This is a predicted structure of a 71-nucleotide RNA (transfer RNA) from a Planctomycetota bacterium.
The RNAcentral record of the sequence draws on ENA.
Taxonomically the source falls in Planctomycetota (Bacteria, Pseudomonadati).
Model confidence (mean pLDDT): 81 of 100.
Rfam family: tRNA.
[in-house]
RNA sequence: GCCCGGUAGUUUAAUUGGCAGAACCGUCGCCUGAUGAGCGACAAGCGAGGGUUCAAAUCCCUCCCGGGCUA
Numbered sequence: 001g002c003c004c005g006g007u008a009g010u011u012u013a014a015u016u017g018g019c020a021g022a023a024c025c026g027u028c029g030c031c032u033g034a035u036g037a038g039c040g041a042c043a044a045g046c047g048a049g050g051g052u053u054c055a056a057a058u059c060c061c062u063c064c065c066g067g068g069c070u071a
Stems, first nucleotide, its partner, number of pairs: 001069006009024004018054001026042005047063005
């Protein structure tokens, strides 16, 4: 210098700009003699800043972090 990636505590989806969703974990409840399993509810997120747009996780710019390639 070039390429890919960064979304909840963890693993990840969002079909090419239009309501940010799931699983595990956590908390609470139901169930059970009790634990576990099962069931339900809740909590929790777009790496940072700026720009474009009615509207940005998504497009543009800069920066940060991780991985790879090249000299």